[in-house]
Source information: This is a predicted complex of two RNAs, RNase P RNA and transfer RNA, with 452 nucleotides together. Rfam match: Bacterial RNase P class A. The family's RNA type in Rfam is ribozyme. Its mean pLDDT, the model's own confidence on a scale to 100, is 75.
RNA sequence: GCGGAUGGCUGGACGGUCGCGCGCGGGCGUGUCCCGUGGUGAGGAAAGUCCGGGCUCCACAGGAGCGAUGGCGCCGGGUAACGCCCGGCCGGGGCAACCCGAGGGACAGCGCCACAGAGAACAGACCGCCUCGGCAACGGGGUAAGGGUGAAACGGUGGGGUAAGAGCCCACCGCGGCCUUGGUAACAAGGCUGGCACGGCAAGCCCCGCCAGGAGCAAGGCCGAAUAGGGACCAGGCGGGCACAUGCCCAGGGCCGCUCCGCCCCACUGGUCCGGGUUGGCCGCGAAGAGUGGCGCGGCAACGCGUUGCCAAGAUGAAUGACCGUCCAGGAGGCUCGCCUCCGGACAGAACCCGGCUUACAGGCCAUCCGCACAU
RNA sequence: GCUCCCAUCGUCUAGUGGUCCAGGACACCGGCCUCUCACGUCGGUAACAGGGGUUCGAACCCCCUUGGGAGCGCCA
Numbered sequence: 001g002c003g004g005a006u007g008g009c010u011g012g013a014c015g016g017u018c019g020c021g022c023g024c025g026g027g028c029g030u031g032u033c034c035c036g037u038g039g040u041g042a043g044g045a046a047a048g049u050c051c052g053g054g055c056u057c058c059a060c061a062g063g064a065g066c067g068a069u070g071g072c073g074c075c076g077g078g079u080a081a082c083g084c085c086c087g088g089c090c091g092g093g094g095c096a097a098c099c100c101g102a103g104g105g106a107c108a109g110c111g112c113c114a115c116a117g118a119g120a121a122c123a124g125a126c127c128g129c130c131u132c133g134g135c136a137a138c139g140g141g142g143u144a145a146g147g148g149u150g151a152a153a154c155g156g157u158g159g160g161g162u163a164a165g166a167g168c169c170c171a172c173c174g175c176g177g178c179c180u181u182g183g184u185a186a187c188a189a190g191g192c193u194g195g196c197a198c199g200g201c202a203a204g205c206c207c208c209g210c211c212a213g214g215a216g217c218a219a220g221g222c223c224g225a226a227u228a229g230g231g232a233c234c235a236g237g238c239g240g241g242c243a244c245a246u247g248c249c250c251a252g253g254g255c256c257g258c259u260c261c262g263c264c265c266c267a268c269u270g271g272u273c274c275g276g277g278u279u280g281g282c283c284g285c286g287a288a289g290a291g292u293g294g295c296g297c298g299g300c301a302a303c304g305c306g307u308u309g310c311c312a313a314g315a316u317g318a319a320u321g322a323c324c325g326u327c328c329a330g331g332a333g334g335c336u337c338g339c340c341u342c343c344g345g346a347c348a349g350a351a352c353c354c355g356g357c358u359u360a361c362a363g364g365c366c367a368u369c370c371g372c373a374c375a376u
Numbered sequence: 377g378c379u380c381c382c383a384u385c386g387u388c389u390a391g392u393g394g395u396c397c398a399g400g401a402c403a404c405c406g407g408c409c410u411c412u413c414a415c416g417u418c419g420g421u422a423a424c425a426g427g428g429g430u431u432c433g434a435a436c437c438c439c440c441u442u443g444g445g446a447g448c449g450c451c452a
Stems, first nucleotide, its partner, number of pairs: 001372010012327007020041003023037005028031001043347001047358002050356005055216004062261006069212005074088005089103001090101004104207002109205002111201003126147002128143006155173006174196001175194008220283004230274006239250004252266003276451003289311001291310008328345001330343006377448007386402004394432001404420005425441005
């Protein structure tokens, strides 16, 4: 210098004019009002709504077990939690930095493997090879070394062996089993052993382990206005026995379903649909919490602990904008080579709030690392 | 805002791992029939929303994106 990898930051700046929402202050005309005010006003993704929580209501009478449904899945750690993050293992890709992996189980079972091919799952003789019969055509037998088909052909390479062959035998590699060592573990290394038996698919059913009650701020609470305070259907209860009675016993209903134990509540409503009214206000709702910057300590790291600072959108048919000037990037063109002219700011926009993932994104900056070439 | 569903010729649809360069009906185009049109008949054009993954193989299974649709307020 060229090419590449990873991590992080940023997402135009300043000034002026006009305008908008909220807050604060004021006014009287008391409201869909007006005036003033540099007080404040979008994001890294506010997005997709794909996960996990907080919060709220509903179901709650708890506990145990089994099941259904949905999800997750190498190992260890982090976290409020997660399908997220960090570190490691294994497999694959790359010369490398590094990247990618829905990465449990296919000797629990079932199912599928089209076409082609002779044969597709404890297989198979089409060609070939060997052998027997036959003059020959051809037929019988042996053979999985070679050819051919296919995504996949029942260990691979080499040697021995054989009529030709074959783990039939041997060496190495692969695979299975056992042991030792290292590691928390996934796993790795080594040794012994088995002649090979065990194809793929679980983002097909399934098995194993783990997790999960349901809904969502249109949750939910309060006030006001208005109306026909209405109707239909379904499900159940107001039960039974003993007792003068308090009471006791039996029975019914109530976590998504079932069972068991124990015992609580209910004695009146619950659900669905139709019809009617309204389309208002306040709270929830914003300044403070699983927040964030620096420093110190622990840890490889994610992260944790301590300390010290910093935080102020809150709309509700929904504000956060427009124009001008100067500059900063960027693109195109011109020439007198450092100026001029023109174009022109990426993706996108809060709606209860957080932690993630994913997707979109013009460009710019910083740090670390790798490869190649050249120079010293 | 929240929740859920769907996407196959121009339109309505079948196909839920292979036998599918995806079948049918209507529509469209061309030929035949007719003096001409219609009807009829023969033939043709024409689609898996886009991207990635799993698999030997994807319209079908999984993920992301895009587009479309439906429902959900309060009071009695």